[in-house]
């Protein structure tokens, strides 16, 4: 110098104007306000309710050994197998023993045994018996191979999920209870029950409040209870973050100090402008090489393009997937120089 390997990190910055959400404040205002994956919802846990999960059946998941952890299908260390010159990467990596199943093509024959070839024996022959060998194939009788085939063994797993769940609670319509009322007079019809009409000083309701007046008029008022809309909690102090020390090869654990770091909920965390960045291309300048086509490196006044993936929704630990581009470190191999 080139080619790789593994691990970690960043995810534009500043200013101005206009907004949004939360908290504090009487107010002016102050402070805080998405991610490494917030994503997929694929595993594991916390939490909540149902329920009492003890046992059996069924089902599902996992599968080398030891360890880490709240737990895991995750992670760490080691072994083995495979790939790579190497750093390193990948791995459903228990059991062929009990039973069932399968073993392509080739081959006579694929687990039932069998006879393609040769030799020997026997036999009239077909054939039968024995031994050896060739060939095919991943494997040829050996108690073969396959369990990401059933199965067996071991371990684990109750179900549903914050739209969980708890509390407050309107209107309307049901439910229960209590109180008040469904009246009075006259006339007519009817055996009666009852009905009709008129008048009236009849509970109550409507005409926006009061009085008068008018209309309706058999129900009205109050309380309790369930539930809906709506609201509140759950709801962010946590297997938390930062720094230091210690233990362990490591995953990780322990101790000390400091910090509070979104909490919306039809769902805030944004929009615009300017300046400075980053990467690439064009043009330019300098140096080197040149097969005279150009190529390489550095610089940079200018012009252009790009500046990602993606948006919390109860909270954590993982896995997987997406991502413009950039930075740092570890180790390996090759070439050159000293």
């Nucleotide at each position: 110098g080139g080619a790789g390997u593994c691990g970690g990190c960043c995810a534009g910055g500043c200013a101005g104007c206009c907004g949004c959400u939360g908290u504090g404040g009487a107010a002016g205002c102050a402070c805080a306000g998405a991610g490494g994956a917030a994503a997929g919802u694929c595993c594991g846990g916390g939490c909540u309710c149902c329920g009492c999960a003890g046992a059996g059946c069924g089902g599902g998941a996992u599968g080398c050994a030891g360890g880490a952890u709240a737990a895991c299908g995750u992670c760490c260390u080691g072994g083995c197998a495979c790939g790579g010159c190497g750093a390193c990467g990948u791995g459903a990596c228990g059991a062929a023993g009990a039973g069932g199943g399968c073993c392509a093509c080739a081959g006579a024959g694929a687990c039932g045994a069998g006879u393609c070839c040769u030799u020997g024996g026997u036999g009239a022959a077909a054939g039968c018996c024995a031994a050896g060998g060739g060939g095919u194939g991943a494997a040829a009788c050996g108690c073969g191979g396959c369990a990401a085939c059933c199965u067996c063994c071991a371990u684990c797993c109750g179900g549903a999920g914050c739209a969980a769940c708890a509390c407050c609670a309107a209107a309307u319509a049901g439910g229960c209870a209590a109180g008040c009322g469904c009246g009075g007079u006259g006339g007519c019809c009817u055996c009666a029950c009852g009905g009709c009409c008129a008048c009236u000083u009849c509970a109550g309701g409507c005409c926006g409040g009061c009085u008068c007046g008018g209309c309706c008029g058999a129900g009205c008022u109050u309380g309790c209870g369930g539930g809906u809309a709506g609201g509140u909690g759950g709801c962010u102090a946590g297997a938390g973050c930062c720094g230091g020390g210690g233990g362990g090869c490591g995953a990780c654990c322990c101790c000390c100090g400091g910090c509070c770091c979104a909490g919306a909920g039809g769902a805030a965390u944004g929009g615009c402008u300017g300046c400075c960045g980053g990467u690439c291309c064009c043009a330019g300048g300098c140096g080197g090489g040149u097969u005279c086509g150009c190529c390489c490196g550095c610089c940079c006044c200018g012009g252009g393009a790009c500046u990602a993936c993606a948006g919390a929704a109860c909270c954590c630990g993982g896995c997987u997937u997406a991502c413009a581009g950039g930075c740092c470190g570890u180790c390996u191999c090759c070439c050159c120089c000293u």
Bacterial RNase P class A from a Burkholderiales bacterium, 338 nucleotides, folded computationally. RNAcentral holds the sequence, with entries from ENA. A source record names the gene rnpB. Rfam family: Bacterial RNase P class A. The family's RNA type in Rfam is ribozyme. The prediction has a mean pLDDT of 77.